Predicted 3D model of an 88-nucleotide RNA (c-di-GMP-I riboswitch aptamer) from Sporolactobacillus shoreae. Taxonomically the source falls in Sporolactobacillus (Bacteria, Bacillati, Caryophanales, Sporolactobacillaceae). Its mean pLDDT, the model's own confidence on a scale to 100, is 85.

[in-house]
RNA sequence: CUUUCUAAAGGGCAAAGCUGCUGAAAAGCAGUGACGCAAAGUCACAGGUCUAAGGCGAUUUUUUCGCUAUGACGGCUGGUCUUCCGUA
Numbered sequence: 001c002u003u004u005c006u007a008a009a010g011g012g013c014a015a016a017g018c019u020g021c022u023g024a025a026a027a028g029c030a031g032u033g034a035c036g037c038a039a040a041g042u043c044a045c046a047g048g049u050c051u052a053a054g055g056c057g058a059u060u061u062u063u064u065c066g067c068u069a070u071g072a073c074g075g076c077u078g079g080u081c082u083u084c085c086g087u088a
Base pairs, nucleotide, nucleotide: 012037013036017032018031019030020029021028022027035075041081043079045078046077047076048073049072050071054068055067056066057065058064
């Protein structure tokens, strides 16, 4: 001098719950609230999970049940892009 790791400092995000709104639901948005997170920043491409309005089928008409994302989840995993600080 360079590289790796990572403390500290400055900070950041924000689970569950509660309230309101949207939605068939899963869930999302806002407020409150902090379980946690070094990418808990971005993107549904791949896998996975959740829901089943609609569609299909079964069932004793009703009822009920089953299958199915075009719906949802990035704080499920992989991956894409972006990314602050850096002592010993």